The RNA shown here (SAH (S-adenosyl-L-homocysteine) riboswitch aptamer) has 69 nucleotides and comes from Ramlibacter albus.
Model confidence (mean pLDDT): 75 of 100.
RNAcentral holds the sequence, with entries from Rfam.
NCBI's taxonomy places the organism under Bacteria, Pseudomonadota, Burkholderiales, Comamonadaceae, Ramlibacter.
[in-house]
RNA sequence: UCAUCCGAGGAGCGUUGCAGCACCCCACGCGGUGCGAGGCUCGGAAAUCCGCAACGACGCUCACCCACU
Numbered sequence: 001u002c003a004u005c006c007g008a009g010g011a012g013c014g015u016u017g018c019a020g021c022a023c024c025c026c027a028c029g030c031g032g033u034g035c036g037a038g039g040c041u042c043g044g045a046a047a048u049c050c051g052c053a054a055c056g057a058c059g060c061u062c063a064c065c066c067a068c069u
Stems, first nucleotide, its partner, number of pairs: 005044005010062006018039001020035005038055001
């Protein structure tokens, strides 16, 4: 440095379908079928205390925080 793994970023349901994966066809195609919305960000030697992210298609529900009535 790359890849993988682990943790966190509140949770669930539905819809769509890009990437990706699997299978098929293959006339080699910008093909067909199915799955498919943590694929992104941060952190990962140990102990104590304090404070603390930004994001994630569309719709709905709940939770949490703040304000108002």